Large-subunit ribosomal RNA, half B from a Candidatus Roizmanbacteria bacterium, 1186 nucleotides, folded computationally. The RNAcentral record of the full RNA draws on ENA. Taxonomically the source falls in Candidatus Roizmaniibacteriota (Bacteria, Bacteria candidate phyla).
Context: one part of a larger RNA
RNA sequence: GGUGGUUCAAGGAACUCGGCAAAAAAGUUGACCGUAAGAUUUUCGAGAUGGUCUGCCCCACUUUAUUGUGGGGUCGCAGCGAACGUUUUUCAAACGACUGUUUAUCUAAAACACAGGUUCCUGCUAAGCAGCAUAUGCGCUGUAUAGGAGCUGAAGCCUGUCCGGUACUGGUAAGUCAACUAUCGUGGCUGAAGUAGCUUAGCAAUAAUCUACAAGGUCGUGGUAUAAGCUCCAGUGAACGACAGCUCUAACCCUGAGAGUUCUAAGGUAGCGUAGCCCCUUGCCGGGUAAGUUCCGGCCCGCAUGAAUGGCUUAACGAUUUGAAAACUGUCUUGAACCGCUGUUCGACGAACUUGAAAUGGCUGUGAAGAUGCGGCCUACUUGCAUCCGGACAAAAAGACCCUAGAAGCUUUACUGAAGUUUGGUAUUGGUAAAAACACGGUGCAUGUCUAGUGUAGGAGGGAGCCUUCGGGCGCAAUUGUAACACCUCUCUUCGCUUUGUUUUUGCCUUAUCUCCCUUUGUGGGGGAAACAGUGCUAGACGGUCAGUUUACCUGGGGCGGGUCCCUCCAAAAAAGUAACGGAGGGGUACAAAGGUUGGCUUAGUGCGGAUGGAAAUCGCACUGUACGGGCAAGCCCAUAAGCCAGCCUAACUGUGAGACCUAUAAGUCGAGCAGAUGCGAAAGCAGGUGCUAGUGAUCCUCGGAUGCGCUGUGAUUGCGCACCGGGCUUAACAGAUAAAAGCUACUCUAGGGAUAACAGGCUAGUUUCGUCCGAGAGUUCCUAUCGACGACGAAGUUCGGCACCUCGAUGUCGGCUCAUCACAUCCUGGGGGUGAAGUCGCUCCCAAGGGUCCGGCUGUUCGCCGGUUAAAGUGGUACGCGAGCUGGGUUCAGAACGUCGUGAGACAGUUCGGACUCUAUCCGAUGCAAGCGCUUGGAAUUUUGAGGGAUGUCACCCACAGUACGAGAGGACCUGGGUUGAGGGAAUCCCUGGUGUACGGAUUGUCCCAAAAGGGCAUUGUCCGGUAGCUAGAUUCCCACGUGAUAAGCACUGAAAGCAUCUCAAGUGCGAAGCACUUCCCAAGAUGAGAAUUCCAUAUUAGCGCGCCCGUAGAUGACGGGUUUGAUAGGCAACAGAUGUAAGUGGAGCAAUCCAUUUAGUCGAGUUGUACUAACGCGCGAUUU
Repeated sequence: GGUGGUUCAAGGAACUCGGCAAAAAAGUUGACCGUAAGAUUUUCGAGAUGGUCUGCCCCACUUUAUUGUGGGGUCGCAGCGAACGUUUUUCAAACGACUGUUUAUCUAAAACACAGGUUCCUGCUAAGCAGCAUAUGCGCUGUAUAGGAGCUGAAGCCUGUCCGGUACUGGUAAGUCAACUAUCGUGGCUGAAGUAGCUUAGCAAUAAUCUACAAGGUCGUGGUAUAAGCUCCAGUGAACGACAGCUCUAACCCUGAGAGUUCUAAGGUAGCGUAGCCCCUUGCCGGGUAAGUUCCGGCCCGCAUGAAUGGCUUAACGAUUUGAAAACUGUCUUGAACCGCUGUUCGACGAACUUGAAAUGGCUGUGAAGAUGCGGCCUACUUGCAUCCGGACAAAAAGACCCUAGAAGCUUUACUGAAGUUUGGUAUUGGUAAAAACACGGUGCAUGUCUAGUGUAGGAGGGAGCCUUCGGGCGCAAUUGUAACACCUCUCUUCGCUUUGUUUUUGCCUUAUCUCCCUUUGUGGGGGAAACAGUGCUAGACGGUCAGUUUACCUGGGGCGGGUCCCUCCAAAAAAGUAACGGAGGGGUACAAAGGUUGGCUUAGUGCGGAUGGAAAUCGCACUGUACGGGCAAGCCCAUAAGCCAGCCUAACUGUGAGACCUAUAAGUCGAGCAGAUGCGAAAGCAGGUGCUAGUGAUCCUCGGAUGCGCUGUGAUUGCGCACCGGGCUUAACAGAUAAAAGCUACUCUAGGGAUAACAGGCUAGUUUCGUCCGAGAGUUCCUAUCGACGACGAAGUUCGGCACCUCGAUGUCGGCUCAUCACAUCCUGGGGGUGAAGUCGCUCCCAAGGGUCCGGCUGUUCGCCGGUUAAAGUGGUACGCGAGCUGGGUUCAGAACGUCGUGAGACAGUUCGGACUCUAUCCGAUGCAAGCGCUUGGAAUUUUGAGGGAUGUCACCCACAGUACGAGAGGACCUGGGUUGAGGGAAUCCCUGGUGUACGGAUUGUCCCAAAAGGGCAUUGUCCGGUAGCUAGAUUCCCACGUGAUAAGCACUGAAAGCAUCUCAAGUGCGAAGCACUUCCCAAGAUGAGAAUUCCAUAUUAGCGCGCCCGUAGAUGACGGGUUUGAUAGGCAACAGAUGUAAGUGGAGCAAUCCAUUUAGUCGAGUUGUACUAACGCGCGAUUU
């Protein structure tokens, strides 16, 4: 020192993130009295809070009990007298109703659960769940008052609007829609028998080749019929969820009941509200406090409250969170003492971490940018022990942050699948009946309304007659109209009936199948369902329930943003080429003329002239000379025009291609000439698109074209491939990974990186701070008492940055505490100059770093604000000094909540509650203490010098001068002198005041030893009251002094250069500061430069010293000091001081407890004096010798 305890003057939370820790009163394990607000009221709060009593003895009454009650007495500082166990109280707020549960091993909570509420599903072979399963089991031997799933979370008051999106439920006319199947077509190939035709042969019949048709086969393809789903129509919010903006307006201002307008599915109702939700924010007001970023009550502009993702209130409850108070205290001011165990020394036993090797200093510089190891200087005899942790970028753990590359888990409207669910078809799978729909036929007094026309004109052909009951009617004609009616025939639409067929739906049956019951268990009996269900196969839909994966790169870290291909210019440094998240712009086409050719023309601007006519229309002249124009960016180019106009045309051709440019490759570019065919031109000639440079995409796959070629196999068909031309990619991440792909991780993991961020260092100095120059202006006047624009130039390395150089096989990060140290750009104190300095108080500048530089409230804060002081409450550096020194409030793991964002997993330099800081120091360094050797010549003892180093260095107040100088007054000094004054700092001491005082005295509880008494043990020293020595502070004493010298800024003297003036980087001389050097105190000759003086020892184991022993004023151990029989060193003993407080025994009083006397007794550690009774026994070293 640590750790565990005991005690503490005065104060009493001032400590601190926070009363953490500790303390605390009969709080409880006793009794009595009495008990508030509030409330969900047989009661809870409540044992509220609070008050009183308590030992022992005797007596009376009483009791199972010396149990209780009452009375009397008696002792102490204190009577639950000790101990075990348990444990403050109150007032408010938040959250959660409660008891309960949880991250065994950092989170106990506001999280989970809960009773209650509510929604959805489920009628029993229940739903749901497990399972490969049609096994079986749970649900359940239960039956909707039951079971399952979700949300909310007692109770009270309540629970608003929105159904547009998503989801679920219901519906289903229409649209869309798979497979099987049916049906109607259609295409390719093949192709029997046959038919027709052309041609050939033949006189002909006929034959043959070819073509067309063609049954069948085969390969495709289209339409129709056909489910669920989706589209669609509705419903549903205690389903997922959502719940606006702008403008104007009332007779002061403000506000806005109100008005207008836009949008929406609807625009947030009640309630609450700066909240666990509020960024701004420490909102504003009030309360509490001396002072309140917290807290409470109000307000409401709610960044971003809000109603079962429940809203608001709430008694009781809580190891929850927050604020306040009482009591209490060593938490603190501010420490002190004591006790136990360690630490230290000795004895015994005896690890670990770590370790390239070590002969391991300071400063400064350098350097992979922070050196024991390099340079320079300084310092340093050698070696240990104790102690401290500043460094060894100490140890530990291949950094968890960050990035890169991977992995894993999770999510979803990422991609692709799988389970499962569902729907159709089909098999298992049978019988019968009816209805409907459809198709093809048949049939019919069936059916047909624009307008005009007598009026309900389907279309067409024929048609002048037809029918008649003989009355006549219809028609023709005429009119109307696109179309004309009678009658006959054919036919369309719609409708009815009907034959046949198909499909669908429905009913019934039982023998498949399933299932229940009974059973004599058998080829049994009875019931229910029933061709459904179930199951297999197949096709469609749903399908994060599950699975596999993807989710780019560049990047002055990463993310966000931006970019990724092509063209033009600059950068680019006169060949070409050349980078950056350098500076500027464009492209992802257009044109049948904007192409070819032949011929022709000249643009634009300015000036002048000229009707309307203007700046600018058209006309003329002149000048400039490409400035115009060339589809579009820019550059180059263009008048012989590539610009403008016209005629005729299609070379915007086919097959080729010497040779070049460019170039990693693949690509890209230019190209004369030859052959064919063509256009224009009289011709020479020109023409294989466009003045040039952008206008784009490999391979695979696929489609089309015209031919050509190749290959295999079959009974036969379909086929496969190559060459050539063309089409299909914002394959735009543009040399293109796939036909097809997004996210989260704070639950995380791995490999790596100082190739790359956050801290610190380094470099830099934009920013920052400070300074200088200039001086517009302010300052009544006047730049410079003071301030100083626009500007200029620097310094520093404290801010924010930039860079990414050491460190990612780890350099721990904010603040506080402790302990500091340096700079000076000085906050105070000291000295001075100027002043717009009267005095006082100031402002500003110069010198100056000796000393000093506060306590609290709030907050994690640094900072800041506030309260009260002060001479002053300095600014910075030191790894934003200091975590192998402490703390751990903040930040920055895992839990949880709110707001916001996100479909979600999750996220937030947003908020909130909670949340593991590692016993041993090797080296250097530091503080102490020792040992060895040296001190060049004898050995010793004692006393010293002081090179050098360190410490100290302060300030205020009061009095006098003096109410003077000054000043109109108000006010109010310098200088000088004095102080029984203080604050702060330091040292010493223990007489005093106190603390402690565990070997002192006494009191006392329980219990044991003990007949009793006396005396003891244990219970924290049992507890309590006092207290000697020692130690100690808050106690006491002293110091921080007077002065000298040389100086700083400054002030001067004499005095030239420069006949003056001048304090002088002229000679010479002098004043001048808390600063410097002395003076004061301490260390100090290892000051290896080892110093000096005095005395002793001389032939004897000398002078002296040591070991050992007794000790303490000393002390970790060594050391130091005292003593060692010639002795008071220690113990003992005696006396005294001092402490306690009146012993035991005996006697007396009292029933007893107890009291009185003997007795200021008895006892007593360390103190003082005396006294050899005990113990200091014994042993060694040691110069010189001529």